[in-house]
Molecule: RNase P RNA; transfer RNA
Organism: Promineifilum sp. (SeqCode)
């Protein structure tokens, strides 16, 4: 220099006029506000809401049954479908990257169309061989019928039950053999494991799909800040729907038994509790009020530095720092100048420079965090990896 | 702010356990009847199944993702 691959950071500056939200101070002030100063005041994704927590409320004696994630291994974390290191696979000359990466030799199920046969021993259209019978031929033979064996070849289809090479046979064929690949099981060695690698045995091979049902293993109770507490304010009830006996006394709106009805246990069932049986629980339909205020509400799994620890992701200790918060929701809008970057035209001492256009993104808090996805005009830096060239 | 749901021909909807070429109505287009239009009859067109990826031989169906539309909660 040139193509690449990976990680990081940035995302405009400044004046000028007009404005806006929170806190405080000050001063007026008709109690509604009105004005001046201070001070603070969106992101890297604040978005999607696609996973985890935290916080709340409702539940919460306990079982079993479904439902739903997640899935190599190992740490990291408050927790995760996230992160980090590593194994395996698959691409790349490489730097790297990319994987929902358990289990289909537990069961079940499905594979249209074409194909002889599409799921365990199935399948015969072309074929390839024997036997027998008939025609043609001198003859070798060819030809056609029955009949049985064959899974080697073509041929179909996404996919047809191992690959060469030999024995074997009328013809073949894991039927046998030798070597390759794969597959299970024991064992040894390495690793914390996932693997990885060495040997010895086995049968000849065991097919795809589980982002089909299923099995394993592990992980989830239920709603979400319009949760949820507190205060003020203001109404008006009604209609429908169901089940009982008995014993005891102290004689009650009593208490136990049973039986029935209904609710809780936020899927469902067992059990288990709570109230009811005519003083109507408890459900269900209809109506009626309210549209206020505080609160939750930001000191937090918090930033920022710095040493240690650890390949990392993180962690630990020290020291600094306070950093939006509302009401349907401020953080804005013009014009100038300065930057970036890009175009044309003009000079040029070819390094550049003048002067005009034209771009200057995505997007915005709303209970807080950790992530992941997506969206982004441009721009810088660092590590490397292949080629080419110089030295 | 929060929780769910839907998207298939020009409009309304079906689509079964994934299976050849995605279907009905309405509309539209052309013929025919009719003097002529409607009715009727007959014959056709019109679909990147909301983009995009992925699993899978094989996606309208499963699976993630983005995008639009809807409802619901004080």
């Nucleotide at each position: 220099c040139a193509a690449g691959c990976a990680g990081g950071c940035u995302g405009g500056g400044u004046g000028a006029u007009c404005g806006c939200g929170g806190u405080u101070c000050c001063g007026g002030u008709u109690c509604c506000c009105c004005g001046g100063g201070a001070u603070c005041g969106a992101g890297g994704a604040a978005a999607g809401u696609c996973c985890g927590c935290a916080c709340u409320c409702c539940a919460c004696a306990g079982a079993g049954c479904a439902u739903g994630g997640u899935g190599c291994c190992g740490g990291c974390u408050a927790a995760c479908g996230g992160c980090c290191g590593g194994g395996c696979g698959g691409g790349g000359u490489g730097a790297c990257u990319c994987g929902a990466c358990g289990g289909c030799a537990a069961g079940u199920g499905c594979a249209a169309c074409a194909g002889a046969g599409a799921g365990g021993c199935g399948u015969a259209u072309u074929g390839c061989c024997g036997c027998a019978g008939g025609g043609g031929g001198c003859a070798a033979c060819c030809u056609u019928u029955g009949u049985g064996g064959c899974g080697a070849g073509g041929g179909u289809g996404a996919a047809a039950c191992g690959g060469u090479g030999g024995u074997g046979u009328a013809a073949g064929a894991g039927a046998c053999c030798a070597c390759c690949g794969g597959c299970g099981g024991c064992g040894g060695c390495a690793g914390u494991g996932a693997u990885g690698u060495c040997g010895c045995c086995g049968g000849c091979c065991a097919g795809g799909c589980a982002a089909a049902c299923c099995c394993c293993a592990c992980c989830a109770g239920g709603a979400g800040c319009a949760a949820g507490g507190c205060c003020a304010a203001g109404c008006a009830g009604g209609g429908c729907g169901a089940a009982a006996g008995g014993c005891g006394c102290u004689c009650g709106u009593c208490g136990c038994c049973u039986a029935c009805g209904g609710g809780g246990c936020u899927g469902c069932u067992c059990g288990u509790u709570c109230c009811g049986u005519c003083u109507g629980a408890c459900g269900u339909c209809c109506g009626g009020g309210u549209a206020g205020g505080c609160u939750g509400c930001a000191c937090g799994a918090g930033g920022u530095c710095a040493u240690c620890g650890g390949c990392a992701a993180c962690g630990a200790u020290g020291g600094c720092c306070c950093c939006a918060g509302a009401g349907a929701g401020a953080u804005g809008a013009u014009c100038g100048c300065c930057g970036g970057g890009u175009g044309u035209u003009g000079g040029u001492c070819c390094g550049c420079c003048a002067a005009c256009g034209c771009c200057u993104a995505c997007a915005g808090a709303a209970u807080g965090c950790g992530g992941c996805u997506u969206a982004u005009a441009g721009g810088c830096c660092u590590g490397c990896u292949u080629g080419c060239u110089a030295a | 702010g929060g929780g769910c749901g839907c998207u298939u021909a020009g409009c309304u909807c079906a689509g079964u356990u994934g299976g050849u070429u995605a279907g009905a109505g309405c509309g539209c287009u052309u013929c025919g009847u009719u003097u002529a239009c409607a009715c009727c009859g007959a014959a056709g067109a019109a679909g990147u199944c909301g983009g995009g990826g992925g699993u899978u031989c094989g996606a309208g169906u499963c699976c993630c993702u983005c995008a639009g539309c809807g409802c619901c909660c004080a």